């Protein structure tokens, strides 16, 4: 000096973290859709370098002669020709090009330069042609032949001249290239014209221009070798000029991993966007440069050109044509046509700048340029009104109906006149005689009027903005995430907001956010990512001291870094854009000076890194060859006899031909017990019985020696488990394949019996494994602690062996401090702390696939995309559930141990299901089913028919009428119609009046729905579960979710209590308070009573592990015991935590929203809810003797009962009941002077009965308008099934269970055998917790979070997509060989010396052959992605039910199963060892 960096949203139930994607920002020579008032400046075919009609875009002087018009006049003009300068500039385009194109910065002693400036010095004599002209001809045209005649500043000849060229010679400097003088030979100059013009020779200068040289300049190694004029030299042509530029002859060179050669893509560059910056893009417009000019390939003129609007020639292609020939080239302006999303006018003028020519000028030429036109195409400026205006009008939307928004917005009221119309003026640009396209513009006055002027997009969140109405996973949004399945702030309207504004949206592209390639500024232990291992080459870093040098480095100065742009300061246009001016800067590059720490270099030394001697160790290191027991097996032979094996059970199998068993011989291959360890050893793979030979490495010592010899290591070599392959052996045991027996729904699997390749051994391939510590190699640093291996030291002993330990090198192992790490963890053997060098990663999936290619006998290795797809990943770690065919602990009538049932029978009930006009509805595992329903003949009902009503059976308002009410007749099945008779009340009083209740009629608001959503709710309710849990506060622990309390150790029915602890406290839950109930007492009592009793109310006491023993941690607590009615929550109810089932209930009641309105609403009457083939539930009664029926007789309790109740004696009546003076509003009457099981006695005697009692007949009672569908109950008759019930299943732990009976509730009756309640008689069993089931607490693994009814492979069938192979088929590029070869330079040769004639090398375009590469097709063919609900199993994830994976071989629909090796990224149990206390 420089002023400069922001994030957000998406994976999860949550979390942190690795990752993509996605958004907000800026920007454009833009396009598109709405929309549009004006002014300035810019800016405008990005696509087809496609192809053009017409016009214009280079001409001009006047030196010559000449025609022609004109003039008094060679006066002025005009024309074509010859002469000169220009025409190589300016204008366009960006096709090629990857290159000395271009940027920079240097050389040229290797050069060139009209015009223009400055300097010298010159301009003499002389000649011959030719065009124009005339005249003859040929063509259609273009154009062009012959003759004649003339000029020049055209052309030639001669003299002369130098500081010119060239060639000797010879000095003198020199950076050894060369330069300069000196002599002397030889060659080369002009033009005329009258003006301040010209010419010519030489020297210089600007200004431009060629060559060449360091350095920079895109992708691609699935392009690794290229190169034959290629590299160098000698000579020679040949250029302005250097050079293999080119030819000859020689040499074999020359370039490449620092990337050569090839592919592909592109003009470069000041700038330009973007970015804090480094940097990433990009190269329009305007300046510089290059290239090209229809394509191609030549040359010529010229100072310059291989020439845009010149010539030649060859090709497409287009016009003309008399068909013989000829034209032509908008990538100039302007227009045309195409193509495309898209890019203007056939305009003015030379007035201004420039530019050609002209001596100067006038002047002509200039589509160079000045300007106008057209386009919201950018940027920029300016307007579309300003001030007041509230009953906050009207409309509109919304509403809780009260209002609120729009909103001072609008209307009115004043005011302005930028803009706009008119109308009159009217510039500067011209400095410089004249000249203004622009332009009657810009500007200036005046005059009218709010007058002519507002749109876009958005409103879930990112991300500023919300309401309401329609749609109903429909139509549609969407940048990501996502919204829409009837309450959408997300779709389309509509009202309101918000944002920008003549714009504002979208698409498209590029930067940045993105540290998401990472130089500044990233990582590889589990997230992608460390080669399997080692040895080494290039390269890349590299100990100490001293010293040369000055390449790197670092200061200083000079030069250059065009201008414009960018900044800064000024100024001019009304202001901005925009213009103009001066600074600054341009971080680069070249040049000189200077400095010596560091890096390098140079040279000499050093010993600590490295290596070597020397003396000792350890070891399953590595090759060979020998030997050596155990056990398996086969085979022989004894003994011996009926089975063996084999499994979870079996069977295939072996076995009376003699098996297994045993004993003895004897053969064969393979692996090598114990020692054996957290041990050893080697680079890794990997090593293991003994002995023997050869051989690598490594460790200690203790001094000596070389002297930096070191580290790494791209490419490369070389070791490399199993499996596999080859050739040739060998084969005990195990064993893919096979094969056969089981399991199974099937089993191609896992079990079994067997069994071939293989395993073994020699050679030689393969070359890859979870080849792993998922940790590349090396130095050096940074607490420990403990154990082991191998060595030294020292100690102690006299020695030695043992022992010991402060201590020291090398391994190996745990645990741990700082430190790092997302977190697990790691942590002197680092994943710390730091430095070197290698190797590799940028999101899933496709895919370690495809093609190439290098390797292999194959298998197959290595190297290695892409197109589609997906918004995330079976991405990592930990966190909370929940799950596990994981574990550990408790508890439950959960099992076990009883006891009685269902489950077979017949009914009774309730479902499904069928049926039905209609069987109204709802409840469905557990947690529906004798449930809603505590009582459906009618009601009730909600269903169905039929038959009526519409403001409605009911509520409120309005207006009219009448009191209301009572009775009659008709018609109906009945509601209801019609229609008639009677009746005049109450209250106020102003009295032809009003009012209140009733009742008709109208009218509209509305009424009414058991009509729909229990998945919109409220409230209640079930469930788990009377299970013990379920949070908070503050702290502490984590980045965080969380988590600690609430685990643990005991204890309990209890998260209950107690001790321990970073936790202390504390809420809901348990527990107790409440009711009962057992025991006393005291008061009081009527309707009990003989009572001091009993009941009953009320009110006290009583239970508290308090007492005492034992045990426990001197502790909760536990067991045992005493006393006591009662003992350890005394029995029993009521009470039900956060929260699960989008559990049930809109038909109990209430409710949002939708739905019906002469109907889905209301009213009659009949049906229906009660139907039957069948199937499940829950009951009852039963199958009988512990019974059954007769008779006798004992003992409860706790309900109910007056609008119709409960009834009682007594009477009838077999009986249900009928009748009936009492009596109770209830401790008084009734029910009830009955309890039944029980007890007594009689009798049946094992049967379908004296069991059972259903079914049916008959004939009776009640009860109610009414009993047919459809009620109960009586008697007398009938007398079915069933003789203890498969598979499986429920209830109960004590006053239970079982049996027995009684009573309420609904209720006119009752289908009650339910339901709730009470009493009476009254067992049995618990050893326990191993299982089934359910829950609770830890722990554990998970790839589940809708939570295992989870997730989730792979075949195979459908659809669409792209993308590989593929006989081939087409079509491009670049080359090569050979052919032909126009034009042209160049060389040669002849002559009639010419616009001659033939030749010859090159060579453009063609033509033939064969082969690369590219790219489109392309019938079949292969796998891949992707698609709400196909098919097949269930491989995976819990020990996933066979652990899972990795390489590698066979096998199978298919996930995959098997064999080998090997990994832990495997639970779970037991042992070992360590380690921490």
């Nucleotide at each position: 000096u420089u002023u400069u960096g922001a994030g957000a949203g998406u994976u999860u139930g949550a979390u942190c973290u690795u990752g993509g994607c996605u958004c907000a920002g800026g920007a454009u020579g833009a396009a598109c859709g709405c929309u549009g008032g004006c002014a300035g400046u810019a800016u405008g075919c990005u696509u087809a370098a496609g192809c053009c009609a017409u016009g214009c875009a280079a001409g001009u002087c006047a030196u010559c002669g000449c025609u022609c018009c004109u003039u008094u006049a060679u006066u002025g003009g005009a024309g074509a020709g010859a002469g000169g300068c220009a025409a190589a500039c300016g204008g366009g385009u960006g096709a090629g090009u990857a290159a000395c194109a271009c940027a920079u910065g240097g050389g040229u002693a290797a050069c060139c330069u009209a015009c223009c400036u400055u300097c010298u010095g010159c301009u003499c004599a002389g000649a011959g042609a030719u065009a124009a002209c005339c005249c003859c001809g040929a063509g259609a045209a273009a154009u062009u032949g012959g003759g004649g005649c003339u000029a020049a500043u055209a052309u030639c000849u001669g003299a002369u001249a130098g500081u010119c060229u060239u060639c000797a010679u010879a000095a003198a400097c020199u950076u050894c290239g060369g330069u300069u003088u000196a002599u002397g030979a030889a060659g080369u100059a002009a033009a005329g014209a009258u003006u301040a013009c010209g010419g010519c020779a030489g020297a210089a200068g600007a200004g431009g221009g060629g060559c060449u040289c360091g350095u920079g300049u895109c992708c691609u190694a699935u392009c690794a070798g290229c190169u034959u004029g290629u590299u160098g030299g000698u000579g020679a042509g040949g250029u302005a000029a250097u050079a293999g530029c080119u030819c000859a002859c020689c040499a074999a060179g020359g370039c490449u991993a620092u990337g050569a050669c090839g592919g592909g893509u592109a003009g470069g560059g000041g700038g330009u966007c973007u970015g804090a910056g480094a940097a990433g893009a990009u190269g329009g417009c305007c300046c510089c440069u290059c290239a090209c000019a229809c394509u191609g390939g030549g040359a010529c003129u010229g100072a310059g050109a291989c020439a845009c609007u010149g010539c030649c020639c060859a090709g497409a292609c287009u016009c003309c044509u008399a068909c013989g020939g000829g034209a032509g080239g908008c990538u100039g302006c302007a227009g045309a046509u195409a193509g495309g999303a898209a890019u203007c006018u056939u305009c003015c003028g030379c007035a201004a700048u420039g530019g050609g020519c002209g001596a100067a000028a006038a002047g002509c030429c200039u589509g160079a340029c000045g300007g106008a036109g057209c386009a919201a195409u950018a940027c920029u400026g300016c307007g579309u009104g300003a001030a007041c205006g509230a009953u906050g009008a009207a409309g509109c939307u919304c509403u809780u109906c009260g209002g609120a928004g729009u909103g001072u917005a609008a209307a009115g009221u004043u005011c302005u006149u930028u803009u706009c119309u008119g109308u009159g003026g009217g510039a500067a640009g011209a400095c410089u005689u004249c000249c203004g396209a622009c332009g009657g513009u810009a500007c200036c006055a005046c005059a009218g009027g709010a007058a002519u002027a507002a749109g876009c997009g958005a409103c879930g969140g990112c991300u500023a903005a919300u309401a309401u109405c329609g749609u109903g996973c429909c139509a549609g949004c969407a940048g990501c995430c996502g919204c829409g399945g009837u309450u959408a702030u997300a779709c389309g309207g509509u009202a309101g907001u918000c944002g920008c504004u003549a714009g504002c949206g979208u698409u498209a592209u590029c930067c940045g956010g993105a540290a998401u390639u990472a130089u500044u500024g990233g990582g590889c232990g589990u997230a992608a990512a460390g080669c399997g291992u080692u040895c080494g080459u290039a390269g890349g870093c590299g100990u100490c001291c001293u010293u040369u040098c000055a390449a790197g480095u670092u200061u200083u100065u000079g030069g250059u870094u065009a201008a414009a742009g960018c900044c800064u300061u000024a100024g001019g246009c009304u202001c901005a854009a925009c213009c103009u001016a001066a600074g600054a800067a341009u971080u680069g590059c070249c040049a000189a000076a200077a400095a010596a720490a560091c890096u390098g270099u140079u040279a000499g030394g050093a010993u600590u890194g490295a290596g070597a001697a020397u003396a000792g160790g350890a070891g399953a290191g590595g090759a060979g060859a020998g030997c050596g027991g155990a056990a398996u097996u086969c085979c022989c032979g004894g003994u011996g006899u009926a089975g063996g094996g084999a499994u979870a059970a079996a069977a295939u199998c072996c076995a009376u031909a003699g098996a297994u068993a045993u004993c003895g011989g004897g053969g064969a291959g393979a692996a090598c017990g114990c020692c054996g360890a957290a041990g050893g050893u080697g680079a890794a793979g990997a090593c293991a019985g003994c002995u023997c030979u050869c051989u690598g490495g490594c460790c200690u010592a203790u001094u000596u020696c070389u002297g930096a010899c070191g580290c790494u290591g791209a490419g490369g070599g070389a070791c490399g488990a199993a499996a596999g392959c080859g050739u040739g052996g060998g084969u005990a045991g195990c064993g893919a394949a096979c094969a056969g027996g089981a399991u199974u729904a099937g089993a191609u699997a896992c079990c079994c019996u067997g069994g071939u390749a293989g395993u073994c051994c020699a050679c030689g391939c393969c070359g890859u494994a979870a080849a792993c510590g998922a940790u590349g190699g090396a130095u050096a640093c940074u607490a420990g602690a403990u154990a082991u291996u191998g060595g030294g030291a020292g100690g102690u002993u006299c020695u030695a062996c043992c022992c010991c330990u402060c201590u020291u090198c090398a391994g190996u192992a745990u645990c741990g401090a700082a430190g790092c790490u997302a977190a697990c963890g790691c942590g002197u053997u680092a994943a710390g702390u730091a430095u070197c060098c290698c190797g590799c990663c940028u999101g899933g999936g496709g895919a370690g696939u495809a093609c190439g290619g290098c390797c292999g006998c194959a298998a197959g290795g290595c190297u290695a995309a892409a197109a589609c797809u997906c918004a995330a990943a079976c991405a990592g770690a930990a966190u909370u559930g929940a799950c596990g065919g994981g574990g550990a602990c408790c508890c439950g009538c959960a099992c076990a141990a009883g006891c009685g049932g269902u489950g077979g029978a017949g009914c009774a009930u309730g479902u499904g299901g069928u049926u039905u006009a209609a069987u109204u509805c709802g409840a469905c595992a557990g947690u529906a089913a004798g449930c809603g329903a505590a009582g459906a003949a009618c009601c009730u009902u909600a269903c169905c028919g039929a038959g009526g009503u519409u403001u409605g059976a009911c509520a409120u308002c309005u207006u009219c009428c009448g009191a209301a009410g009572a009775c009659c007749u008709u018609a109906g099945a009945a509601a209801u119609a019609a229609g008639g008779u009677u009746g005049u009340g109450c209250c106020u009083u102003u009295u032809u009046a009003g009012g209140a209740a009733c009742g008709g009629a109208a009218u509209g608001a509305c009424a009414g729905g058991u009509g729909u959503u229990g998945c919109a709710u409220g409230g209640c309710u079930g469930u788990c579960g009377u299970c013990a849990g379920c949070u908070c506060g503050u702290g502490c622990c984590g980045u965080g979710a969380g988590g600690u309390g609430u685990u643990a150790g005991g204890u309990u029915a209890a998260g209950u209590c107690c001790u321990c602890a970073a936790a202390c406290g504390a809420g809901c839950g348990c527990a107790a308070c409440c009711c009962u109930u057992a025991u006393u007492g005291u008061a009081u009592g009527u309707u009990g009573u003989a009572u001091u009793c009993u009941c009953a109310u009320a009110c006290a006491a009583a239970a508290c592990u308090g007492c005492c023993c034992c045990g426990g941690c001197g502790a909760a607590c536990g067991g045992g015991g005493a006393g006591g009615a009662a003992g350890g929550u005394g029995g029993g109810g009521a009470u039900g935590a956060c929260g699960u089932c989008a559990a049930g209930u809109c038909c109990g009641c209430a409710u949002u929203g939708c739905c019906c309105u002469u109907a889905u609403a209301c009213c009659u009457c009949g049906g229906g809810c009660g139907a039957c083939a069948c199937a499940c539930g829950u009951g009852c009664u039963a199958c009988a003797a512990u019974g059954g029926g007769c008779a006798a007789u004992a003992c409860a309790a706790a309900g109910g009962g007056u609008u119709u109740g409960c009834c009682u004696a007594c009477u009838u009546g077999c009986g249900a009941a009928a009748g009936g003076a009492a009596g109770c509003u209830a401790a008084u009457c009734c029910u009830u002077u009955u309890a039944a099981a029980g007890u007594u006695g009689c009798u049946c005697c094992a049967a379908g009965u004296u069991c059972g009692g259903a079914u049916u007949g008959a004939a009776g009672g009640c009860u109610g308008a009414a009993a047919u569908u459809c009620g109960c109950c009586u008697u007398c008759a009938u007398g079915a099934a069933g003789u203890u019930g498969g598979a499986a299943u429920c209830g109960c732990u004590a006053g239970u269970a079982a049996u027995c009976g009684u009573g309420g509730g609904u209720c006119a009756g009752c289908c009650a055998u339910a339901c709730c309640a009470c009493g009476g008689u009254g067992a049995a069993u618990a050893u326990g917790u191993u299982c089934u089931c359910g829950g609770g607490u830890c722990u554990u693994g998970u790839a589940c979070a809708c939570a295992c009814c989870g997730c989730c492979c792979g075949u195979c069938a459908a659809g669409c997509c792209a993308c590989g192979g593929a006989a081939g088929c087409u079509g491009g590029u670049a080359a090569u060989a050979c052919u032909c070869g126009a034009a042209g330079u160049c060389c040669c040769u002849c002559c009639u010396u010419g616009u001659g004639a033939g030749g010859g090398c090159c060579u453009a375009a063609g033509g033939u052959a064969g082969g690369a590469c590219c790219a489109g097709u392309g019938a079949c063919u292969g796998g891949g992605g992707c698609u709400a609900a196909g098919u097949c199993g269930u491989a995976a994830c819990a020990a996933g039910g066979u652990a899972u994976c990795c390489g590698u071989a066979g096998g199978g629909g298919a996930a995959u199963c098997u064999g080998c090796g090997g990994a832990u990224g495997g639970a779970u149990c037991a042992c070992c060892u360590c380690c921490u206390u």